[in-house]
Context: one part of a larger RNA
RNA sequence: GGAUGAACGCUAGCGGCAGGCUUAAUACAUGCAAGUCGAGGGGGCAGCAAUGUCACCGGCGAACGGGUGCGUAACGCGUAUGCAACCUACCCAUAUCAGGGGGAUAGCCCUAGGAAACUGGGAUUAACACCGCAUAAUAUAUUUCAUGGCAUCAUGAAUUAUUAAAAUAUUUAUAGGAUAUGGAUGGGCAUGCGUAGGAUUAGCUAGUUGGUAAGGUAACGGCUUACCAAGGCAAUGAUCCUUAGGGGCUCUGAGAGGAGUAUCCCCCACACUGGCACUGAGAUACGGGCCAGACUCCUACGGGAGGCAGCAGUAGGGAAUAUUGGGCAAUGGAGGCAACUCUGACCCAGCCAUGCCGCGUGCAGGAAGACGGUCCUCUGGAUUGUAAACUGCUUUUGAAUGGGAAGAACAUACACUUUGCGAAGUGUACUGACGGUACUAUUAGAAUAAGCACCGGCUAACUCCGUGCCAGCAGCCGCGGUAAUACGGAGGGUGCAAGCGUUAUCC
Numbered sequence: 001g002g003a004u005g006a007a008c009g010c011u012a013g014c015g016g017c018a019g020g021c022u023u024a025a026u027a028c029a030u031g032c033a034a035g036u037c038g039a040g041g042g043g044g045c046a047g048c049a050a051u052g053u054c055a056c057c058g059g060c061g062a063a064c065g066g067g068u069g070c071g072u073a074a075c076g077c078g079u080a081u082g083c084a085a086c087c088u089a090c091c092c093a094u095a096u097c098a099g100g101g102g103g104a105u106a107g108c109c110c111u112a113g114g115a116a117a118c119u120g121g122g123a124u125u126a127a128c129a130c131c132g133c134a135u136a137a138u139a140u141a142u143u144u145c146a147u148g149g150c151a152u153c154a155u156g157a158a159u160u161a162u163u164a165a166a167a168u169a170u171u172u173a174u175a176g177g178a179u180a181u182g183g184a185u186g187g188g189c190a191u192g193c194g195u196a197g198g199a200u201u202a203g204c205u206a207g208u209u210g211g212u213a214a215g216g217u218a219a220c221g222g223c224u225u226a227c228c229a230a231g232g233c234a235a236u237g238a239u240c241c242u243u244a245g246g247g248g249c250u251c252u253g254a255g256a257g258g259a260g261u262a263u264c265c266c267c268c269a270c271a272c273u274g275g276c277a278c279u280g281a282g283a284u285a286c287g288g289g290c291c292a293g294a295c296u297c298c299u300a301c302g303g304g305a306g307g308c309a310g311c312a313g314u315a316g317g318g319a320a321u322a323u324u325g326g327g328c329a330a331u332g333g334a335g336g337c338a339a340c341u342c343u344g345a346c347c348c349a350g351c352c353a354u355g356c357c358g359c360g361u362g363c364a365g366g367a368a369g370a371c372g373g374u375c376c377u378c379u380g381g382a383u384u385g386u387a388a389a390c391u392g393c394u395u396u397u398g399a400a401u402g403g404g405a406a407g408a409a410c411a412u413a414c415a416c417u418u419u420g421c422g423a424a425g426u427g428u429a430c431u432g433a434c435g436g437u438a439c440u441a442u443u444a445g446a447a448u449a450a451g452c453a454c455c456g457g458c459u460a461a462c463u464c465c466g467u468g469c470c471a472g473c474a475g476c477c478g479c480g481g482u483a484a485u486a487c488g489g490a491g492g493g494u495g496c497a498a499g500c501g502u503u504a505u506c507c
Base pairs, nucleotide, nucleotide: 001507002506003505004504006503007502008501009500010499013359014358015357016356017355018354019352020351021317026315027314028313030312031311032310035060036059037058040057041056043054044053045052046051067270068269069268076195077194078193079192080191081190082189083188086187087186091183092182093181094180095179096178097177099133101131102130109122110121111120112119113118139162140161141160143158144157145156146155147154148153168175169174170173196242197241198240203233204232205231208230209229210228211227212226213225214224215223245267246266247265248264249260250259251258252257272293273292274291275290276289295306296305297304298303323349325348326347327346331345332343333342334341335340362393363392364391365390372384373383374382375381376380399443400442401441402440403439407434412429413428414427415426416425417424418423451496452495453494454493455492456477457476458475462491463490464489465488466487472479473478
């Protein structure tokens, strides 16, 4: 000098764009943050009915989105490869299929227990819920042949055997269903290289290292188990300890490098602490479940309920960090044929000079060089200073009164056109939280708007008074003991400017 998620002191007019718990991964009152589908099903309630509404069964979603950085020195991350060792709901393409049956269960009804949370029994009922049967393969296994490769093998053809399917709905043309193959997307696994400090950590290791077999997994593998062998790692730093999420990036620097990892994006890990699985295409699941623990709450003492590292907000901690706001109008997501519903994602508004950028606080003329202040060589002069007054002008900003957006394209409805169908296109109508905001016009009027630090040298800027090694200053050198340009005040000046200084940290 530059930089900062900054804080503190003094000061403060406006706007735009950003940013805003770095500390206690501390504890949390309250509200909201994941639902949707009646075009899957049978019911309850209201109603004359149409219809509406409510739980329940069922489907899809809730594994996304959002938060945090505890743990992790690791194939966690980055980069480059491989999978002849793998999975992938929804979506796209292709091919084939959907025959015929069955038994339940929630709800509803009856009833019992309990303070509650909730739970038990009986009767009855439906489905795109559940379960057999039929059909059937590019699935699984056997055998043979051909071709190819990278060893296990892959591809194609044939053979035999074994299993696994399905669901309907209505507005009758669509949607949905089953199986197989391919694609797309997303993931899983493996490997090379890179990835903090300590040797005042030198030896570490028993599923340990390898093999055989079996189990397990979507899949390879000591992943697990049995048996066998005795290996494996390490001064090119094993093991142990400390610290830490990694990267893109950011800051600095001529660069090399050094430092950081806030915001935004990618990956990882976590969801009160620890463990466990279930469901599912996908989780070992933040707002699902079970167990244990700590803590908080309710209780009729028998037993129950909870998890803000989601958005707001509270207490606490701290030098320090915001509203218990509006809206789904846009973008995106979930469900739905759709209308639409939900969405603290998101879009906006509020607070804060926290930062960056921009604008303003007037402009021109004006010497009696006014008054006042300060200084001096003091009837006077110098300086403040064209500064003020005064004259003319302008009106950014602010005020008042008017006008007033873009962001909106859709979906859908209607009309028309094209089209074999599906569908596509054009036009009209409809839709704005922000917001009567931005922007703009008119009117009056210099009107509403300047501070902070410094002035001994480094370092731009000097005098007077007070004080008298006191009070104090100070980044370093150092000032102050009676004329202090260094302390305090004043006048003047210098530098930045809605900021200016100080502190902290990095280069």

Small-subunit ribosomal RNA, 5' domain from an uncultured bacterium, 507 nucleotides, folded computationally. The prediction has a mean pLDDT of 82. RNAcentral holds the full RNA, with entries from ENA.